[in-house]
């Protein structure tokens, strides 16, 4: 210099003025509830979005063991509160010059090896089941349609043709896929039939934490694809969600229908009846009662079993009342800076800062200057062309336009999707120069 | 704010071990009738909401986006 590729950041700025909204204060009115004025200060995002994952938090509900079901994840090692996220590595696929090989007279074309980098829902297809439509002769412990080959029979114009029983997966054709690939030997023709290299399977050694890589020996090939089909292996997961939930206040009919349950025993005090009586009471029984106890049953804890706990009514539907206040609610896996460890994701320590939050919901409007963008110009300058009329292009001046996607609603970590424009940094290859 | 479901012809809907895109009504043409309705025959009409992935092959399986529908407050 050319070519290819990756990452990070910003996403209008400043000033004036008028508003909106949260907070600490100050002043005033009012018995109070509350209202009014005002100083200072804070006030959207990288995605606040989609709600696709993972957590915090809250309730169900606070129990455990085993099994089952359902859902999810999936190379290896790390990071993390956790993850399907991130980092590093492995494997597979893609990827340009140059290099290598082949074709070509040449221009050039094809194949191969690969850099940075990109993509991969990347466990298992000899655990089992299932599917592979159409086409095709044959589609899953394969198959002889055409073709090729020798042989037998018949015919013959002596080239061969037709037919029978066979051999053959090299060639044609079908298909997404045809049971290793290339080359050589071999054969009647062929074929891992034999050999070399590559691929594949088995086994051993070496290196690595590991995924895996390299090498030796061996097998003559047997083992197709699909698991984002069922499934197997390993790991993870209880459910619901801030309209969760807690407190205060107000109001209303603890209303109705249907279904299930409402069982047994004991204790307690009172009461009623009967009997006995030493006249104090005692016993037995009955209708009921209890913040009482036990057993059984119902219901709940995803389902089942075994225990356990809670509760005494449970389930479905139709109705009644309210639309108020406070908390949850922002000091947090927080931001910024420095330093140490780590290749990195990230982590430790130190310093410093406090930074939206309300309810159907504030974060906006106007003006001036500037920065981008687009555009106009009978303005100015440079440069090029010119048929001397002018035209093209660049820079400036003066006008006009005017800023993408979008907007918090309990809070974080990610992913995904949308996005005008701008800034910065880095990697690889080739070539040239020092 | 949060949860669930759906999208196939103009309308209402089917569509399963992934391989043909369908039914009824409606529409068009012809027949029938004096004309209409009804009826008979024939026909047209689809980005399976959009995009991507897995697969030889996707309405179907998976992911993203768009649109629509529906449910969820508290008290006794």
């Nucleotide at each position: 210099u050319c070519a290819g590729g990756c990452g990070g950041c910003c996403g209008g700025g400043c000033g004036a003025u008028c508003g909106c909204u949260g907070g600490c204060g100050g002043g005033g009115a009012g018995c109070a509830a509350u209202c009014c004025c005002u100083u200072c200060u804070g006030g959207a995002g990288g995605a606040a979005a989609g709600u696709c994952c993972g957590g915090g938090c809250u309730c169900c509900a606070c129990g455990g063991a085993g099994g089952c079901a359902a859902g999810g994840c999936g190379g290896c090692g790390g990071a993390u509160a956790a993850c399907g996220u991130c980092c590093g590595c492995c494997c597979g696929g893609g990827g340009a010059u140059c290099g290598g090989g082949c074709c070509g007279c040449a221009a050039g074309g094809c194949c191969u090896c690969u850099a940075a980098c990109c993509c991969g829902a990347g466990g298992g297809a000899u655990a089992g089941c299932g599917c592979c439509a159409c086409a095709g002769a044959a589609a899953g412990c394969a198959a002889a349609c055409c073709g090729c080959c020798g042989u037998c029979g018949c015919g013959u114009u002596c080239g061969c043709g037709c037919g029978g029983a066979g051999g053959u997966a090299a060639g044609g054709g079908u298909g997404a896929a045809a049971g290793g690939g290339u080359g050589g030997g071999g054969u009647a023709a062929g074929a891992g039939c034999c050999c070399a290299c590559c691929g594949c399977g088995g086994u051993c050694c070496u290196g690595g934490c590991g995924a895996c890589a390299g090498g030796g020996c061996u097998g003559g090939c047997a083992c197709g694809g699909c698991a984002a089909g069922c499934c197997c292996c390993g790991c993870c997961u209880g459910g619901a969600g801030c309209a969760a939930g807690a407190c205060c206040g107000a109001a209303u009919a603890g209303g109705g229908a249907c279904g299930g349950g409402c069982g047994c025993c004991c204790c307690c005090a009172a009461u009623c009846u009967u009997u006995c009586u030493u006249c104090g009471g005692a016993a037995a029984g009955g209708c009921g009662g209890g913040u009482g106890g036990g057993c059984a049953g119902g219901u709940g804890c995803g389902c089942c079993u075994u225990c356990g706990c809670a509760u005494u009514c449970c389930g479905u539907c139709c109705g009644g009342g309210u639309u108020g206040g406070u908390c949850g609610c922002g000091u947090g896996a927080g931001g910024c800076g420095g330093u140490c460890c780590g290749c990195a994701a990230g982590g430790g320590c130190c310093g410093u800062c406090c930074c939206a939050g309300a309810g159907g919901a504030a974060u906006g409007g106007u003006c001036g200057c500037c920065c981008a963008u687009c555009u106009g110009u009978u303005c100015u300058g440079g440069u090029c062309c010119u048929u001397c009329g002018g035209g093209g292009u660049c820079a400036g001046g003066c006008g006009g336009u005017g800023g993408a996607c979008a907007g918090a609603a309990c809070c974080c970590g990610g992913c995904u999707u949308a996005c005008a424009g701008g800034c910065c940094g880095c990697c690889u290859g080739a070539u040239c120069g020092a | 704010g949060g949860g669930g479901c759906c999208g196939u012809a103009g309308c209402u809907c089917a569509g399963u071990u992934g391989g043909g895109a369908g039914a009824g009504c409606g529409c068009u043409a012809c027949g029938u009738u004096c004309g209409c309705a009804a009826u008979g025959u024939a026909g047209a009409g689809g980005u399976c909401a959009g995009g991507g992935g897995u697969u030889c092959g996707a309405u179907u399986c998976c992911c993203c986006u768009c649109g629509g529908c529906u449910c969820c407050a508290c008290c006794a």

Two RNAs folded together computationally: RNase P RNA and transfer RNA, 510 nucleotides in total.
Model confidence (mean pLDDT): 76 of 100.
Rfam match: Bacterial RNase P class A. The family's RNA type in Rfam is ribozyme.